[in-house]
This is a predicted structure of a 72-nucleotide RNA (transfer RNA) from a Minisyncoccota bacterium. The coordinates come from a structure-prediction model, not an experiment, and the mean pLDDT is 80. It matches the Rfam family "tRNA". Rfam classes the family as a transfer RNA.
């Protein structure tokens, strides 16, 4: 140096271009319990930045940031 895949909550993941972006796990607060742990309910946390194309973009197109394979 080419070329191909990937980034979505603290960590794993879902989402035909169309509902307030969903689900576990972790976390907080309540309820239970002598205390905790289990379980129950409740919550707080988001789409790597940037610019485009659409009535609408996590999804399409661009550049760029990181990360992994391939070649060379």
């Nucleotide at each position: 140096g080419c070329c191909c895949c990937c980034g979505u909550a603290a960590c794993g993941u879902a989402a035909u271009g169309g509902a307030u972006a969903g689900c576990g796990u972790a976390c907080a607060a309540g309820a239970c319990u002598u205390c905790g742990g289990a379980u129950c309910u409740u919550g707080g946390a988001g789409u790597g930045a940037g610019g485009g194309u659409u009535c609408g973009a996590g999804u399409c197109c661009u550049u760029c940031c990181g990360g992994g394979g391939g070649c060379a």